[in-house]
This is a predicted structure of a 515-nucleotide part of an RNA (small-subunit ribosomal RNA, 5' domain) from uncultured Lactococcus sp. Its Rfam family is "Bacterial small subunit ribosomal RNA". Rfam links the family to the GO terms ribosome and structural constituent of ribosome. The organism belongs to Lactococcus, within Bacteria. RNAcentral holds the full RNA, with entries from ENA and SILVA. The coordinates come from a structure-prediction model, not an experiment, and the mean pLDDT is 82.
Context: one part of a larger RNA
RNA sequence: GAUAAACGCUGGCGGCGCACAUAAGACAUGCAAGUCGAACGGACAGUUAUUGAUUCUUUACGAUUUGAUAACUUGUUAGUGGCGGACUGGUGAGUAACGCGUGAGCAACCUACCUAUAAGAGGGGAAUAACAGAGAGAAAUCUCUGCUAAUACCGCAUAAGCUGAUAGAAUCGCAUGAUUUAGUCAGAAAAGGAGUAAUCCGCUAAUAGAUGGGCUCGCGUCCGAUUAGCUAGUUGGUAAGGUAAAGGCCUACCAAGGCAACGAUCGGUAGCCGGACUGAGAGGUUGAACGGCCACAUUGGGACUGAGAUACGGCCCAGAUCUCCUACGGGAGGCAGCAGUCGGGAAUAUUGCGCAAUGGAGGAAACUCUGACGCAGUGACGCCGCGUAUAGGAAGAAGGUUUUCGGAUUGUAAACUAUUGUCGUUAGGGAAGAGAAAGGACGGUACCUAAGGAGGAAGCCCCGGCUAACUAUGUGCCAGCAGCCGCGGUAAUACAUAGGGGGCAAGCGUUAUCC
Numbered sequence: 001g002a003u004a005a006a007c008g009c010u011g012g013c014g015g016c017g018c019a020c021a022u023a024a025g026a027c028a029u030g031c032a033a034g035u036c037g038a039a040c041g042g043a044c045a046g047u048u049a050u051u052g053a054u055u056c057u058u059u060a061c062g063a064u065u066u067g068a069u070a071a072c073u074u075g076u077u078a079g080u081g082g083c084g085g086a087c088u089g090g091u092g093a094g095u096a097a098c099g100c101g102u103g104a105g106c107a108a109c110c111u112a113c114c115u116a117u118a119a120g121a122g123g124g125g126a127a128u129a130a131c132a133g134a135g136a137g138a139a140a141u142c143u144c145u146g147c148u149a150a151u152a153c154c155g156c157a158u159a160a161g162c163u164g165a166u167a168g169a170a171u172c173g174c175a176u177g178a179u180u181u182a183g184u185c186a187g188a189a190a191a192g193g194a195g196u197a198a199u200c201c202g203c204u205a206a207u208a209g210a211u212g213g214g215c216u217c218g219c220g221u222c223c224g225a226u227u228a229g230c231u232a233g234u235u236g237g238u239a240a241g242g243u244a245a246a247g248g249c250c251u252a253c254c255a256a257g258g259c260a261a262c263g264a265u266c267g268g269u270a271g272c273c274g275g276a277c278u279g280a281g282a283g284g285u286u287g288a289a290c291g292g293c294c295a296c297a298u299u300g301g302g303a304c305u306g307a308g309a310u311a312c313g314g315c316c317c318a319g320a321u322c323u324c325c326u327a328c329g330g331g332a333g334g335c336a337g338c339a340g341u342c343g344g345g346a347a348u349a350u351u352g353c354g355c356a357a358u359g360g361a362g363g364a365a366a367c368u369c370u371g372a373c374g375c376a377g378u379g380a381c382g383c384c385g386c387g388u389a390u391a392g393g394a395a396g397a398a399g400g401u402u403u404u405c406g407g408a409u410u411g412u413a414a415a416c417u418a419u420u421g422u423c424g425u426u427a428g429g430g431a432a433g434a435g436a437a438a439g440g441a442c443g444g445u446a447c448c449u450a451a452g453g454a455g456g457a458a459g460c461c462c463c464g465g466c467u468a469a470c471u472a473u474g475u476g477c478c479a480g481c482a483g484c485c486g487c488g489g490u491a492a493u494a495c496a497u498a499g500g501g502g503g504c505a506a507g508c509g510u511u512a513u514c515c
Base pairs, nucleotide, nucleotide: 001514002513003512005511006510007509008508009507012386013385014384015383016382017381018379019378020344025342026341027340029339030338031337034083035082036081039080040079042077043076044075045073046072047071048070049069050068051067052066053065055063056062057060090296091295092294099221100220101219102218103217104216105215106214109213110212114209115208116207117206119204120203122156124154125153131146132145133144134143135142136141162187163186164185165184166183168181169180170179171178172177192201193200194199222268223267224266229259230258231257234256235255236254237253238252239251241249271293272292273291274290275286276285277284278283298319299318300317301316302315322333323332324331325330350376352375353374354373358372359370360369361368362367389419390418391417392416399410400409401408402407423456425451426450427449428448429447433442459504460503461502462501463500464485465484466483470499471498472497473496474495480487481486
């Protein structure tokens, strides 16, 4: 000098930041991922029309109640279906690794939504949830029978510049080869919705782009030799498999290799980086917040779906003698999301407001959802700024301290006189942030104006030397101090108290850690 700090004493305001470093311990409760009715059939509600029945009366195309059928609706939505739940958000347990950083490569690869280009969308089929009925169960939930729709599912047709096979040509290269081109054969598509319509939104196959990823390699990346040998899919080849893709990635066979004193293997520790702190620099330390990458989601394993996951708020299995419910047969759960609770700890915040802004998902849109985010709350935890008055004022007041009793000092300090109004208080007005109108959580906030009044706002540490700042009393190697040297045993500037002084200041000291 610095800090994600803590502790002690003290504490006026504002702005901007930061806030479980320990138990990747366990979690009550609420919320954090939905959306689309312009994909679909229902159900419900409402409106209208037709019609049946009931009751009343002035027997009239009257009123009341109730049922059936049909149509409609910016109506609601359990289910089927689509897109999104692989983003955002959290944590750092694991990992010494192509994990990360940096620089290259892929002639060995994928990429939903988006953009551009040029084509297509013909004709059929069989189901199933919802629903209804029946049944099992305490529940979670499940079974059987029957019915129905689609942008759900499945054949058929057509199809190229797509895929496979085949034999050519040209150009090029980086070994396998790549690109282009005229052929032949075979194969693989599709879905509709809204609107009077125009048209719009979708669908299928293809090419290119953009974006995002996957894989490979060079170099760099902590400590220990009181760890010296390690390795059997191990190292390489051939063949088949697998993958989006190269590859012992996997399998069979063959060979016997591969790594290591330039530190293999083993053990310990650790997420990495941009950066941050310090330092003249070289370097050292560190990786909180913000940004990039990685890994993980109660522990271990597994795949499914999908463009993308081996998936935090999805599925399956096993575990903890984990937690909860139970009719004991069986079920349910996973805060390292935001709040919050217990525990641990020296120690770390509200079960707040809002989708107004920015961004995201869905939707044609209106809009819905969004603990991302924007705000507010708590904490002097940090940085920065402001204030706690200003000018005059000597009888150098009183009081305190001290004294050689003359005085000295506190000290222009106070009183007193005059002034100001920052912050705060009260009252009135009152935003920008919102791109055309409307729409603001923050917020009656910031800010402006007026009023009143010095009124409401200073402490902490130190004073032997290092090191700025000295006297008195008490104590008497006691009580105590102390970062180092050291002080205290009767005149202690070093302990304690008081007066005075010095330093910093809404802080000041101490402790811890780094340079």